[in-house]
A computed fold for a 72-nucleotide RNA from a Bacteroidota bacterium, annotated as transfer RNA.
The sequence is in RNAcentral, with records from ENA.
The prediction has a mean pLDDT of 84.
NCBI's taxonomy places the organism under Bacteria, Pseudomonadati, Bacteroidota.
Rfam family: tRNA. The family's RNA type in Rfam is transfer RNA.
RNA sequence: UGCGGCUUGGUCCAGGGGCGAGGACGCUGGUUUCAUAUGCCAGAGACCCCGGUUCGAAUCCGGGAGCCGCUA
Numbered sequence: 001u002g003c004g005g006c007u008u009g010g011u012c013c014a015g016g017g018g019c020g021a022g023g024a025c026g027c028u029g030g031u032u033u034c035a036u037a038u039g040c041c042a043g044a045g046a047c048c049c050c051g052g053u054u055c056g057a058a059u060c061c062g063g064g065a066g067c068c069g070c071u072a
Stems, first nucleotide, its partner, number of pairs: 002070006010025004018055001027043005048064005
């Protein structure tokens, strides 16, 4: 310098036009126990930013930002 990939709860990952935005771990409360752990039940918590397209955008398009890799 050019090219490519990625960005979703605290962490890791699904989801690619109409979802209640889902799972695992973690967290909080309850239950169980003499107590802790385990088990069971319940709960809180997320779409990087700005525009556009569309009746409708986490999802498609454009621009930007950040991270990773390749290249000069």